This is a predicted structure of a 67-nucleotide RNA (Pistol ribozyme).
Order: sequence, then structure tokens, then C1' cells
RNA sequence: AGAGGUCACAGCCUCUUAAAAUAGACAUUAAGCUGUGAGCGUCUCCCGUAUUAACGGGAGGGUUGUA
Repeated sequence: AGAGGUCACAGCCUCUUAAAAUAGACAUUAAGCUGUGAGCGUCUCCCGUAUUAACGGGAGGGUUGUA
């Protein structure tokens, strides 16, 4: 310097051309590292397609606690 941990900015951390992770204070949660915003994923309900695996639409809600 670049890339990555859902997206933007900031933080924390990691890696070196790769996109992962046992890292990211400690635990916890299905909820992805954190804050603000988002509402992608995840979760509950309803309707439908399909037929026994999954998919689409709508509504809701959007880890929690302690330093």
C1' cells in the first nucleotide's frame, strides 16, 4: 500500500495477491468482531410453487451481558 472479517464511514484484527481465520477484551446468541446508519444473511409467522430437497412473495424483529 492492497485485500479480507455482510454493506458505508470509523475502530479492532489478520493476511500478502489469496479471501481465509483458532485473530478481532471476556463470555453469550440462530444473529455474522465493535460503534452509527443500513436491513444483506440469520430467526418467527402467513400465503403460494413444488413434492418430500428446496424456492418466491408479504409482515415482524433485527444477539445479550460485563469490563
Its mean pLDDT, the model's own confidence on a scale to 100, is 88.